c-di-GMP-I-GGC riboswitch aptamer from an uncultured Desulfobacterales bacterium, 91 nucleotides, folded computationally. Model confidence (mean pLDDT): 85 of 100.

């Protein structure tokens, strides 16, 4: 440097369920495995979700409810990209 068919010894852990955090999307820890050769780190590209706040439009008329943009968050279990790595087979 390429690979993951088999194998050893391990690792994560989706839905779902309980708590506990968040307006939400989601996250944490605990059962739980559907799955996964980086399903181990980084929101850096692009995508997706949310959107308490702010803006606009409509109703409403005393401060709200509805659409829509969006600060700003989130997803790495969606691509890409950067770091890092265990076993084995080739080379």
């Nucleotide at each position: 440097c390429c690979u993951g068919a088999a194998a050893a010894g391990g690792g994560c852990a989706a839905a779902c369920c309980a708590g506990c955090c968040g307006a939400a999307a989601g996250g944490c820890u605990g059962g739980g495995a559907c799955g996964c050769a980086a399903a181990g780190c980084c929101a850096c590209c692009g995508g997706c979700c949310u959107a308490c706040c702010u803006c606009c439009u409509g109703c409403g008329c005393u401060u709200g409810c509805a659409g829509g943009a969006u600060a700003a968050g989130g997803c790495g279990g969606c691509g890409g990209g950067g770091c890092u790595g265990c076993c084995g087979g080739g080379c």
The sequence was found by an Rfam model in a public genome assembly. Its Rfam family is "c-di-GMP-I-GGC riboswitch aptamer". Gene Ontology term of the family: cyclic-di-GMP binding. Clan: c-di-GMP_I riboswitch clan.